[in-house]
C1' cells in the first nucleotide's frame, strides 16, 4: 500500500441502531461507623460561569429539525493480507 476493528469524564465500559451524552463498575470527594485505619453504609462527582447559560463523543468538514451514531478528508491504536 490493501482489508476489517477500534478511538466517549481520572480509569474501564455501555447507549435498545438518528431523539436526554457518560448507564453500570472502580477511582476521588464530603459524611456516618472506629481509639484510628482497613472493610461497609449515605449522598456527591465531565469542562466554565456568581447565575440564566455555553461548551463537550480523535481532528476538520457536511447530511438532518436533531449525529457518539449517517457521508467526506485527515490522525492514532489493535489485526489480516502482501
Nucleotide at each position: 500500500g490493501c482489508c476489517g476493528a477500534g478511538g466517549u469524564g481520572g480509569c474501564g465500559g455501555a447507549a435498545u441502531u438518528g431523539g436526554c451524552a457518560g448507564a453500570c463498575g472502580c477511582g476521588c470527594a464530603u459524611g456516618a461507623c472506629u481509639c484510628a485505619g482497613g472493610a461497609u453504609c449515605a449522598u456527591g462527582u465531565g469542562g466554565g460561569g456568581u447565575g440564566a447559560c455555553c461548551c463537550g463523543u480523535g481532528c476538520g468538514g457536511g447530511u438532518u429539525c436533531a449525529a457518539a451514531u449517517c457521508c467526506c478528508g485527515c490522525c492514532c491504536u489493535c489485526g489480516g493480507c502482501a

A computed fold for an 82-nucleotide RNA from Fervidobacterium nodosum Rt17-B1, annotated as transfer RNA. Its mean pLDDT, the model's own confidence on a scale to 100, is 82. The sequence is in RNAcentral, with records from Rfam. It matches the Rfam family "tRNA". Rfam's curators write: Transfer RNA (tRNA) molecules are approximately 80 nucleotides in length.